RNAcentral holds the sequence, with entries from Rfam.
The RNA shown here (c-di-GMP-I riboswitch aptamer) has 87 nucleotides and comes from Alicyclobacillus sp. SO9.
RNA sequence: AUGUUACAUAGGCACACCAAUGGAAACAUUGGGCCGCAAAGCCAUUGGAUCUAAGGGACUCUGACCUAUGAUAGCCAGGCUGCCGCA
Numbered sequence: 001a002u003g004u005u006a007c008a009u010a011g012g013c014a015c016a017c018c019a020a021u022g023g024a025a026a027c028a029u030u031g032g033g034c035c036g037c038a039a040a041g042c043c044a045u046u047g048g049a050u051c052u053a054a055g056g057g058a059c060u061c062u063g064a065c066c067u068a069u070g071a072u073a074g075c076c077a078g079g080c081u082g083c084c085g086c087a
Stems, first nucleotide, its partner, number of pairs: 002087003012037002017032006035074001041080003046077003049072003055067003059063001
């Protein structure tokens, strides 16, 4: 430097759920909590997929429908970076 995750070593993160705060919501942040994760580290101005619908649109008009400029990286692919061990 490259490849790789068997046995290990030292560790890391933190699903659901709860509380507070923000938000129209999805959801996010902080604290608790630990389902799991070899990138469950970062990128939403890389491509798809999914969630929400304030505002806007339109309708058979007070109800449901469409729509992202909102959100999800712990949905998939992709890009960047990285620890230990082994070869």
Its mean pLDDT, the model's own confidence on a scale to 100, is 84. The source organism's lineage runs through Bacteria, Bacillati, Bacilli, Caryophanales and Alicyclobacillus.